Notes
This is a predicted structure of a 393-nucleotide RNA (Bacterial RNase P class A) from Reyranella sp. CPCC 100927. It is recorded under the gene name rnpB. The organism belongs to Reyranella, within Bacteria. The coordinates come from a structure-prediction model, not an experiment, and the mean pLDDT is 77. The sequence is in RNAcentral, with records from ENA.
């Protein structure tokens, strides 16, 4: 310089005017029955989007609701091993296995000698495994015949071909009739006293000729977590009208039906009463008419709602993750709706120009219970450590 690796920040900046929402003081008025509102005014101060406000995948607080305790069994999740945490499938540090020359990255990473299932084509055989082609011809038994050989049959093998993602260790040597862990060396598998490590694991002296191949993101068996819905959660105040419960006043009662031993309940029907501006009469509706309390919901208001597992700086502890001490801040709150525009200067990109300059934009997106994560979007740009190639000192 190039060309990677990790971890962290920014997310255009100052400053002027205008405009919006929040709260707090002040003036001024409203609107509601009432709680209580006013995004319906005005001035002031003062705050006003993220690192992912997204996705709703996990994990917590918080709030109902369920439940006597604790086991088991059914379901869902989880999965090396230590730590860290409020908790977590998060995150820190080891281990094991894979990939990169390397910095470094990537793994659902527990149990296949408790069972059960699966291994498709294609091969002869796919799980207590097999003989298609090939290799032998030493046993045994026949046939020729030059008496040694050669061809059949019982049989013997599993090296070599050949199927397949896997065919019951690999080289080489000896053996053998061929063959073969049959015997040896090696390497590779198993077990392994003993040794280091908190653990996963890691060494490993010696011992076995090598045995029961793979699959649990199949069922399944271990371990260990789990009650349920979610701020439209809940909580408080609280009209109007029906509907209930108390208790006046007024009126007139009768019947018929159903339940039920009855008290006595519920329905229907005539009539009185009540409405339909007022009397008779007629129709038509209610089924007693009406006044006061009281309690439950609906509308509507108001909390839950912004000091919190907090922001920031330093100091200790620990490789970290995180924890503890001091100091220092107050940091949107909601309703579906606000967080914005312009002007000036400057910073960055893209286009035009030869050139001073001109124009144009600044990713992704956007709270609404709050909190720790994970995962997704991201234009440009900056730092801090390491890595590799070249080049000069």
């Nucleotide at each position: 310089u190039c060309a990677g690796a990790u971890g962290g920040c920014c997310g255009g900046a100052c400053g002027g005017c205008c405009g919006c929402g929040g709260c707090g003081c002040g003036g001024u008025g409203g609107c509601g029955c009432a709680a209580g509102c006013c995004a319906u005014c005005c001035g002031c101060g003062u705050c006003g989007a993220g690192g992912a406000a997204a996705g709703u995948c996990c994990g917590g607080g918080c709030u109902c609701c369920a439940c006597g305790g604790a086991a088991a069994c059914a379901c869902g999740g989880u999965g090396c091993c230590g730590g860290u945490u409020a908790a977590c499938g998060g995150c820190c540090g080891g281990c094991g296995g894979g990939g990169g020359c390397g910095a470094c990255c990537c793994c659902a990473g527990g149990g296949a000698a408790a069972g059960u299932g699966c291994c498709a084509c294609a091969g002869a055989g796919a799980g207590c495994a097999g003989a298609c082609c090939g290799c032998c011809g030493a046993a045994c038994g026949g046939g020729c015949c030059u008496c040694g050989g050669u061809c059949c049959g019982u049989g013997g093998c599993a090296a070599g071909g050949g199927u397949g993602a896997a065919a019951g260790g690999g080289u080489g040597c000896g053996g053998c009739a061929a063959g073969a862990g049959c015997g040896c060396a090696c390497c590779g598998c198993g077990g392994g006293a003993c040794c280091g490590g908190u653990a996963a694991c890691g060494g490993g002296a010696c011992c076995g000729g090598c045995a029961u191949g793979g699959c649990a993101a199949a069922c399944c068996c271990c371990a260990c977590c789990g009650g349920g819905a979610g701020c439209a959660a809940g909580a408080c105040c609280a009209a109007a009208u029906a509907g209930g419960g108390a208790u006046g006043g007024c009126a007139a009662g009768g019947g018929c039906c159903g339940g039920g031993c009855a008290a006595c309940c519920g329905g229907c029907c005539c009539g009185c009463a009540c409405g339909c501006g007022u009397u008779u009469c007629c129709g038509c509706g209610u089924c007693g008419c009406u006044g006061u309390c009281c309690g439950g919901g609906u509308c509507g208001g108001u909390c839950g709602c912004g000091c919190g597992a907090g922001g920031c700086g330093u100091c200790c502890g620990g490789u970290a993750a995180c924890g503890g001490g001091c100091g220092u801040c107050c940091c949107a709150g909601a309703g579906g709706a606000a967080u914005g525009g312009u002007c000036g200067u400057c910073a960055c990109c893209c286009g035009c120009g030869c050139g001073a300059g001109c124009g144009g934009g600044u990713a992704c997106a956007g709270a609404a219970c709050c909190c720790g994560g994970c995962u997704u979007a991201c234009a440009g740009g900056c730092c801090a450590u390491c890595u590799g190639a070249c080049g000069c000192u």